[in-house]
Molecule: small-subunit ribosomal RNA
Organism: metagenome
RNA sequence: UGCAAGUCGACCGGCAGCACAGUAAGGGGUAACCCUUAUGGGUGGCGAGUGGCGGACGGGUGAGUAAUACAUAGGAAUCUGCCCUGUAGUGGGGGAUAACCCGGAGAAAUCCGGGCUAAUACCGCGUACGAUCUACGGAUGAAAGCUGGGGACCGCAAGGCCUAGCGCUAUGGGAUGAGCCUAUGUCGGAUUAGCUAGUUGGUAGGGCAAAGGCCUACCAAGGCGACGAUCCGUAGCUGGUCUGAGAGGAUGAUCAGCCACAUUGGGACUGAGACACGGCCCAAACCCCUACGGGAGGCAGCAGUGGGGAAUAUUGGACAAUGGGCGAAAGCCUGAUCCAGCAAUGCCGCGUGUGUGAAGAAGGCCUGCGGGUUGUAAAGCACUUUCGGUGGGAGGAAAAGCCCAAGACUAAUAAGCUUGGGGCUUGACGUAACCCACAGAAGAAGCACCGGCUAACUCUGUGCCAGCAGCCGCGGUAAUACAGAGGGUGCAAGCGUUAAUCGGAAUUACUGGGCGUAAAGGGCGCGUAGGCGGUUUGUUAAGUCGGAUGUGAAAUCCCUGGGCUCAACCUGGGAAUGGCAUUCGAUACUGGCAAGCUAGAGUGUGGUAGAGGGUGGCGGAAUUCCCUGUGUAGCGGUGAAAUGCGUAGAUAUCGGGAGGAACAUCAGUGGCGAAGGCGGCCACCUGGACCAACACUGACGCUGAGGCGCGAAAGCGUGGGGAGCAAACAGGAUUAGAUACCCUGGUAGUCCACGCUGUAAACGAUGAGAACUGGAUGUUGGGAAGGUUACCUUCUUAGUGUCGUAGCUAACGCGAUAAGUUCUCCGCCUGGGGAGUACGGCCGCAAGGUUAAAACUCAAAGGAAUUGACGGGGGCCCGCACAAGCGGUGGAGUAUGUGGUUUAAUUCGAUGCAACGCGAAGAACCUUACCUGGUCUUGACAUGUAGCGAACCUUCCAGAGAUGGGAGGGUGCCUUCGGGAGCGCUAACACAGGUGCUGCAUGGCUGUCGUCAGCUCGUGUCGUGAGAUGUUGGGUUAAGUCCCGUAACGAGCGCAACCCUUGUCCUCAGUUGCCAGCAGGUAAAGCUGGGCACUCUAAGGAGACCGCCGGUGAUAAACCGGAGGAAGGUGGGGAUGACGUCAAGUCAUCAUGGCCUUUAUGACCAGGGCUACACACGUACUACAAUGGCCAGUACAGAGGGUUGCCAAACUGCAAAGUGGAGCCAAUCCCAGAAAGCUGGUCGUAGUCCGGAUUGGAGUCUGCAACUCGACUCCAUGAAGUUGGAAUCGCUAGUAAUCGCGGACCAGCAUGCCGCGGUGAAUACGUUCCCGGGCCUUGUACACACCGCCCGUCACACCAUGGGAGUUGGCUGUACCAGAAGUAGGUAGCUUAACCGCAAGGAGGGCGCUUACCACGGUGUGGUCAAUGACUGGGGUGAAGUCGUAACAAGGUA
Repeated sequence: UGCAAGUCGACCGGCAGCACAGUAAGGGGUAACCCUUAUGGGUGGCGAGUGGCGGACGGGUGAGUAAUACAUAGGAAUCUGCCCUGUAGUGGGGGAUAACCCGGAGAAAUCCGGGCUAAUACCGCGUACGAUCUACGGAUGAAAGCUGGGGACCGCAAGGCCUAGCGCUAUGGGAUGAGCCUAUGUCGGAUUAGCUAGUUGGUAGGGCAAAGGCCUACCAAGGCGACGAUCCGUAGCUGGUCUGAGAGGAUGAUCAGCCACAUUGGGACUGAGACACGGCCCAAACCCCUACGGGAGGCAGCAGUGGGGAAUAUUGGACAAUGGGCGAAAGCCUGAUCCAGCAAUGCCGCGUGUGUGAAGAAGGCCUGCGGGUUGUAAAGCACUUUCGGUGGGAGGAAAAGCCCAAGACUAAUAAGCUUGGGGCUUGACGUAACCCACAGAAGAAGCACCGGCUAACUCUGUGCCAGCAGCCGCGGUAAUACAGAGGGUGCAAGCGUUAAUCGGAAUUACUGGGCGUAAAGGGCGCGUAGGCGGUUUGUUAAGUCGGAUGUGAAAUCCCUGGGCUCAACCUGGGAAUGGCAUUCGAUACUGGCAAGCUAGAGUGUGGUAGAGGGUGGCGGAAUUCCCUGUGUAGCGGUGAAAUGCGUAGAUAUCGGGAGGAACAUCAGUGGCGAAGGCGGCCACCUGGACCAACACUGACGCUGAGGCGCGAAAGCGUGGGGAGCAAACAGGAUUAGAUACCCUGGUAGUCCACGCUGUAAACGAUGAGAACUGGAUGUUGGGAAGGUUACCUUCUUAGUGUCGUAGCUAACGCGAUAAGUUCUCCGCCUGGGGAGUACGGCCGCAAGGUUAAAACUCAAAGGAAUUGACGGGGGCCCGCACAAGCGGUGGAGUAUGUGGUUUAAUUCGAUGCAACGCGAAGAACCUUACCUGGUCUUGACAUGUAGCGAACCUUCCAGAGAUGGGAGGGUGCCUUCGGGAGCGCUAACACAGGUGCUGCAUGGCUGUCGUCAGCUCGUGUCGUGAGAUGUUGGGUUAAGUCCCGUAACGAGCGCAACCCUUGUCCUCAGUUGCCAGCAGGUAAAGCUGGGCACUCUAAGGAGACCGCCGGUGAUAAACCGGAGGAAGGUGGGGAUGACGUCAAGUCAUCAUGGCCUUUAUGACCAGGGCUACACACGUACUACAAUGGCCAGUACAGAGGGUUGCCAAACUGCAAAGUGGAGCCAAUCCCAGAAAGCUGGUCGUAGUCCGGAUUGGAGUCUGCAACUCGACUCCAUGAAGUUGGAAUCGCUAGUAAUCGCGGACCAGCAUGCCGCGGUGAAUACGUUCCCGGGCCUUGUACACACCGCCCGUCACACCAUGGGAGUUGGCUGUACCAGAAGUAGGUAGCUUAACCGCAAGGAGGGCGCUUACCACGGUGUGGUCAAUGACUGGGGUGAAGUCGUAACAAGGUA
């Protein structure tokens, strides 16, 4: 903005517009006739109006409503237009008024005045079968005509009249619809417990269609409520829908029934029906028009617009069908409805092709480089044509109305009605459905996912970044988890996400859970309501069970038919609808009533035990204090001390006294009590329990929401009391600190009386009562029987313990005192934290108690048990672990390594033990990886291709050299004559190269626990399981070594043994080794002959096994002692290192994944550096001296090495060394003099005749080269140092200590390393302690395993929340003010057609005024909720902040 409620002229007066008769005038035309203008209610019709019916239906929405609603079943005191069916009527009059005309007001909306007129409009009168009222005499009250047809008659006409139909009036009945009442059911909150004055009832009246406090007056004081009133919050209810096995849970879109609402609030009018969505009046908010005076409006109708929002459609077509309104009908109206449009929003169906096709094409991806996969997939070949496209053809989906015929009605051949027949007409949808033809695989596949749950895996990129994520969790350089790709999986015109509901969830448990320790038994009793309740009979029939009847709307769901090609969908029938109501039966059980019984319960009689309770009195021991005596210097206290007390006489001790509190022994898993709790003795008062036998009552019982009472300690009030103890407090210690633990004091308090508090790990962490269900054993009280009688045994009962069967339990455990099997009742629980907190209520003097949340936050918190690890837990045991000893380190100087610092570089690695004389068994160049400078780029090194050249050697120049340039010599080997092998040069490309990174990607190797005695498996058994057992236990061992025992029996890796070496003997062998006897010989010498006996060498054997004896032990294993023996209990030493731990070490030995680099992070060269030097640490050497230094003489090894080598004799030099050259490829020669030792001398305790650093000078050797930067020699110099603080290391016997010798690496360089022998001790009581380890056990909040875990304040950031002077707003109570419209009452100021009356006037009405009620509004004062608020309280969460260390182990004070 448009439309959604109109219609009827067959109610009426009419005629604005349209059309037509008719009339008049004009024009044309011969005329018929035509045209134009005017007129024309006569006709069709009809705007506006009167009147009737309908606008109370249909359509929308869910704000309100927790009951004036809905659902189900009933009820009585009602109304009902149109409709159906009866009965009786429809006579005769009257007065107005719109429209219209005239005038006026106003911008408009609209209004006012005057005049005319009609009716199915309005009003009397007459009549009254029904009806209403009644005092039973009676009284009151109606109506309207219209249309069609028509013979006779009347009338100028209209018409009258007759007739049919429709209508109208009164009334009865029905149907439909509506109103009212009752019962039952219908969300959450008790941090809402009391609500109610018209409230509950009665009487009378009013009112209503109707019962009724619905309203009024009076009377009474009732009514509702823990079976949840009132209040607050939320909500339309139902059939149904979704889910679920069901029971339930959630929900109330579409469709259907009911209710409520129509901008917000109030109100009535009209009407059959409304307090009325598209009506009226008033008030309010908003919007629009305005001439500012005043008016207009209500989409929660259909479309549409704006706004809001994550989000929801067209300003479409048609009344053709179905239905509705009006009408006699045609018809009109109908955003109801039927259709179309938009949206994959849902459900259903269909398509996007089918078959064949291996060269397994190309391309992509992966690759172990062979291939695999995409994949018969594609291409190719052969087919099909749904849907889509084009074209064609045309069927179907109804009546009404019209005509004809017949029938009944009628006077009627009108009309209308019923039946039959006929032809005509009507389609929004619609470019429909369906069918046919044609061409052509042609036009038609996406989305999510691929770590597990959960079907589906690889590559690349990224590097705790970017990102993912439903939960667990991925990502920090090899990500199946991110992103991309290839491949795969699932669904498919959809797929995935988000939100929501139910399920799984037995996770609110009615079906169907729990409460010892996981959340959960009330602290305990008495007892109200309630719940439950022994036994017998009768009765009743409420519960219960059965039958019948009514109802349980339709749709939906289910079953079974039918229709669209199927299906979705539509449709017929059936079943079902657990319910409610009525009625007839049944009577076992439950209930009611009645009468009994004695088994439950109770009472009586007689006994028994007891720290049961209350009151009063009495007693002794002890502590403290006071007095007196004795007595003297300490006492007290602790880990150690100190504070404190004491010469003014303490402590100690004797005697006397005071006062308060508590009651040793007895004393006991003993007793009593409901629990808390109760302990000297006596008396009084008092509760309960138990036993025995009988008598009595006759279900009197059990439990117990609320309620009432009791209730440890601490605390509070008032008044006493106060010895000891002792919060607070003070002092002393401890400590980094110590507001603690320990000590010395000490006040409240502890005690009494009265009152309050009402909580505890008030615990058996186990509610009360009842019944049932194997045993064993102890103890307390009572009783009985028996016996061998100061006692014992058996039985029984009431308690109280332990162990255990079945059973239960997640396990631990419980087990007649149940946590077993059952019944009854109560209380309580529903993840952790926030929090037993906040707010509110109640209680309290206070402290506080009780009741008791939410926001927010986490993915856990928790129980029991298991295996480890750990403990300032326990037990047993071992180790140079401690102790006992010896010698060192730490102090000095030097060497060497490291840190740090420095530097151009001081290359890199190793970092507690288990790095630091380590990699490095040897940095002047080289090494070398570092730095500076100079060079090279297929490269210093490897393979492949092509070309050239033998390779190679000598040499000159430039340069620091690498390198560059030049000269000369040389012409090889094999050959099938093509060439080939090797080497060099050149070129290009593949590639080389990297001591670059990652040891936290790795292999290998190694260290360490630890040469510690452990670590496991199979089968069996036990346990739900993790796991246990074996492997623990008793002994024993170096040993999980062995023995015994044993639900275990066996086995493996480790231990041991086997191996090497050493110690004794034997056999074989006898040179280079040896030399006893024989012989020779020297100055001497195995030097020679000879021998192999011995030593020795190096091959093989023997030997040692707790074998023998004694003892101990258990007759074992084994241990102790002894004999023999070279050796005795693994003889000594070595090699040998279980499962594993430390992300231990190494990418720089080597190998290797990935990454990085490629004229450089590669390669070459020269020089420098790794050697620096304020300092710190580790490891060593040398010393500080007399057990020594120095000098002289003199004795004895072992194991090694040697040809680029070891190097003898001899000579030179003080020496390092040089010259020299014999011997030796080594049991032959050389290195090579071993040293400590022994003998003699000297020094005489000193910075020395100790010590040797440092420095100067002079040399030697190696080497291209000793400056940075080698070793050695000689002369000179002669530092520190006089035995080393705290601390700390090694060693148990041929060891420590001490002494020298050799070797590897190596040109040279050792105080280092690896070996070798010489001399050669001391000590071990023992296992308390330190450290490490093994086994068993215990605790655990640890499992990255104590270097663990973890608490609180403070600081910072963020989040939600409580308090808060208040502020703002919503809802609401109460007291009042006010009072629009409206209705009712009153009123006579104004006014008035019908009726009465001759008239005046009256009856009645209207306006006005007024009273009552009342919406909005206002004032005061309360309640409640929400938002907000300076400031403030705690809480939660955060990265590696600060302070301490409270808890977990005996957590270091349980």